The part of an RNA shown here (large-subunit ribosomal RNA, domain VI) has 241 nucleotides and comes from a Candidatus Woesearchaeota archaeon. Its Rfam family is "Archaeal large subunit ribosomal RNA". The coordinates come from a structure-prediction model, not an experiment, and the mean pLDDT is 82.
[in-house]
Context: one part of a larger RNA
RNA sequence: UCUGAGAGGAAGGAAGUCAUAGUACGAGAGGAACUGGCUUUCGAAGCCACUGGUGGACCGGUUAUCUGACAAGGUACGCCGGGCAGCUACGCUUUAAGUGAUAAGUGCUGAAAGCAUCUAAGCACGAAGUACCCCUCGAAAAGAGACUCCUUAGGACAUCGCAAGAACAGCGGUUUGAUAGAACUGGUGUGUAAGUACCAAGCUUCGGCGAGGUAUUCAGCAUGCAGUUACUAACGUUCGU
Numbered sequence: 001u002c003u004g005a006g007a008g009g010a011a012g013g014a015a016g017u018c019a020u021a022g023u024a025c026g027a028g029a030g031g032a033a034c035u036g037g038c039u040u041u042c043g044a045a046g047c048c049a050c051u052g053g054u055g056g057a058c059c060g061g062u063u064a065u066c067u068g069a070c071a072a073g074g075u076a077c078g079c080c081g082g083g084c085a086g087c088u089a090c091g092c093u094u095u096a097a098g099u100g101a102u103a104a105g106u107g108c109u110g111a112a113a114g115c116a117u118c119u120a121a122g123c124a125c126g127a128a129g130u131a132c133c134c135c136u137c138g139a140a141a142a143g144a145g146a147c148u149c150c151u152u153a154g155g156a157c158a159u160c161g162c163a164a165g166a167a168c169a170g171c172g173g174u175u176u177g178a179u180a181g182a183a184c185u186g187g188u189g190u191g192u193a194a195g196u197a198c199c200a201a202g203c204u205u206c207g208g209c210g211a212g213g214u215a216u217u218c219a220g221c222a223u224g225c226a227g228u229u230a231c232u233a234a235c236g237u238u239c240g241u
Base pairs, nucleotide, nucleotide: 001146002145006137007136008135009134012042013041014040015039016038017037018036019035025030043095044094045093046092047091051089052088053087054086058082059081060080061079062078063076064075065074066073067072084224098132099131100130105125106124107123108122154239155238156237157236159173160172161171162170179233180232181231182229183228184227185226186225187223188222189221190220195216196215197214198213199212202209203208
């Protein structure tokens, strides 16, 4: 890298409709089937591009209360509007056909028994059953297998991690490095931050206060995604030949 003794699986079931056909059949009334096509539904296995759900990472609005006020936050998944990845079904894909030997049964030829007879010799069909075909596992299968290559390789712990995960296992990286973090760029989500300037309903003790709006601002914030960059951490220990 294989073989496949053997083990497991139920992976399929049903219906409708069209053609067959207003045919066969039948006086008529009525009225099929084999076969082929297209669908639906139940079950099974898998997947997340689309649609929907969730999305207690995230963004926004808003309520109560607390941090003296603003800003920014805490608590109640508070409530509400969205939502990437992931996970999912209500979404998508597959679930075809066939072959061998047979059972009951149907036959051919055919004697014993000049006839007849599916059987005695011989031959042909025949089931959702059986063995294959399909999927998964499978050299401790002690009858312990085969082939190719290599000829002293290698493995484990530890460490950094994961689309892998209860433990274990599996997979990847360990400076000859993009494995994880961080930073940056892009994408994605939300929906236009704070501050400042201007406008302004309304209130006013006429001094002022001011919800809200516009501009700065497709902003601000976030990022389990992609890329770039060694800035941080991948230090080491041990077994064996």